Molecule: SAM riboswitch aptamer (S box leader)
Organism: Gorillibacterium massiliense
RNA sequence: UUCUUAUUCAGAGAGGCGGAGGGAAAGGCCCUAUGAUGCCCGGCAACCGUCCUGCUAUCAAGCAGGAAAAUUGGUGCCAAUUCCUCGGAGCGUUUAUGCGGCUCCGACAAAUGAGAA
Numbered sequence: 001u002u003c004u005u006a007u008u009c010a011g012a013g014a015g016g017c018g019g020a021g022g023g024a025a026a027g028g029c030c031c032u033a034u035g036a037u038g039c040c041c042g043g044c045a046a047c048c049g050u051c052c053u054g055c056u057a058u059c060a061a062g063c064a065g066g067a068a069a070a071u072u073g074g075u076g077c078c079a080a081u082u083c084c085u086c087g088g089a090g091c092g093u094u095u096a097u098g099c100g101g102c103u104c105c106g107a108c109a110a111a112u113g114a115g116a117a
Base pairs, nucleotide, nucleotide: 001117002116003115004114005113006112007111008110013041015040016039017038021031022030023029026085027084028083042078043077044076047074048073050067051066052065053064054063055062056061082109086106087105088104089103090102091101092099093098
């Protein structure tokens, strides 16, 4: 980098350094000298891992449920739902085209974990 798979409306500092951009991309809409992005400290959180139970399976493991645990096992995250965006159905609303509203389903892209190449 690519592929597979799971998740993405919860959560996280009036701290220090440092100085102009930042929120993936495009459009919007925002954040930012009342110092952003970044780094440090601090914090949040059970994805993998660990342990227990059950089932399948069979000696290798897979699946489901549960428990402890926050770095002296490995990651991750800490403005706004992934900030919003696309298609369909239903509802609501409108005389109606419609709609920036609500619910559900689906798609694209992205992020993160796990596995593979």